[in-house]
RNA sequence: GAGCUGGUAGUUCAGUUGGAAGAAUGGCGCACUGCGGAUGCGCUGGUCGUGGGUUCAAAUCCCACUCAGCUCG
Numbered sequence: 001g002a003g004c005u006g007g008u009a010g011u012u013c014a015g016u017u018g019g020a021a022g023a024a025u026g027g028c029g030c031a032c033u034g035c036g037g038a039u040g041c042g043c044u045g046g047u048c049g050u051g052g053g054u055u056c057a058a059a060u061c062c063c064a065c066u067c068a069g070c071u072c073g
Stems, first nucleotide, its partner, number of pairs: 001072007010025004019056001026044006049065005
C1' cells in the first nucleotide's frame, strides 16, 4: 500500500426484508434475612465509531474517514 471482518447500554453481545433500539450482566430501590449472599419484583442506562449522501423514514443502503483484528504485497 491492497483486501476482508468488526465498532450498538458501564461490560459481553443480538438486531432478519429500511418502519418502536433489545437481551444477559452491572448499578439503584423494595421484599426476604439476625447481618450479608442467593432468590423474587420494580426502576435505571444509548450522539448505534465520525462526517456526508439516498429516502416520507437509516443501526440497517451508498461514499469518505477513523479505530481494532486478520490476510496479502
Predicted 3D model of a 73-nucleotide RNA (transfer RNA) from a Candidatus Heimdallarchaeota archaeon. Its mean pLDDT, the model's own confidence on a scale to 100, is 80. Its Rfam family is "tRNA". Rfam classes the family as a transfer RNA.